c-di-GMP-I riboswitch aptamer from Nitrosomonas oligotropha, 87 nucleotides, folded computationally. NCBI's taxonomy places the organism under Bacteria, Pseudomonadota, Nitrosomonadales, Nitrosomonadaceae, Nitrosomonas. It was read from a public genome assembly, where an Rfam model found it. Model confidence (mean pLDDT): 86 of 100. Its Rfam family is "c-di-GMP-I riboswitch aptamer". Rfam describes the family as follows. GEMM was predicted in a large-scale screen for bacterial structured RNA regulatory elements.

């Protein structure tokens, strides 16, 4: 500088579930809590999923369709950054 994670240290994050408070929801934050992770660190850029409040359609019943500028970074890529170890 590089591209790799067999084992090994020092660290690091934390699915589910729960409590508390935000949100119309998806779902988010902070506490318990670990299923699991070598970027599970950062960014909605592309793709993909989620939701549908406003707003529009239709009905005219509380439904029913459509739409993200809402959300997932623990769905894929992409783009910048990082411990450690043996090459």
């Nucleotide at each position: 500088a590089u591209a790799u994670g067999a084992a090994a240290a020092a660290g690091g994050c934390a699915a589910a579930c729960u409590c508390u408070g935000c949100g119309a929801a998806a779902g988010c934050a902070g506490g318990g809590g670990a299923c699991g992770c070598a970027a599970a660190g950062u960014c909605a850029c592309u793709g993909a999923u989620c939701u549908a409040a406003a707003g529009g359609g239709c009905a005219a019943a509380u439904g029913c369709c459509c739409c993200a500028g809402g959300a997932u970074g623990g769905c894929a890529g992409g783009a910048c950054u990082g411990c450690c170890a043996g090459g």